[in-house]
């Protein structure tokens, strides 16, 4: 340099044909317990990497761009 994949909650990841952003773990609160753990219930937590475009409507489609990973090429 070329090709491909990925980026969504604190972490690991879903998100279907464009139509209200979710799960598990973690956190907080409550129940249970003499107390702790475990268990159960509830709550909170998000500019969906960034910018622009299309659309009534974009995590999803298009363009540019940043970062990470993999492959190939090049060099010595």
């Nucleotide at each position: 340099g070329c090709c491909g994949a990925a980026a969504u909650a604190g972490c690991u990841c879903a998100g279907c044909u464009g139509g209200u952003a979710g799960a598990g773990c973690a956190a907080u609160u409550g129940a249970u317990u003499c107390g702790u753990a475990a268990u159960c219930a509830a709550u909170a937590g998000g500019u969906c990497g960034g910018a622009g475009g299309u659309u009534c409507a974009a995590g999803u489609c298009c363009u540019c761009u940043u970062u990470u990973c993999g492959g190939c090429a090049c060099c010595a």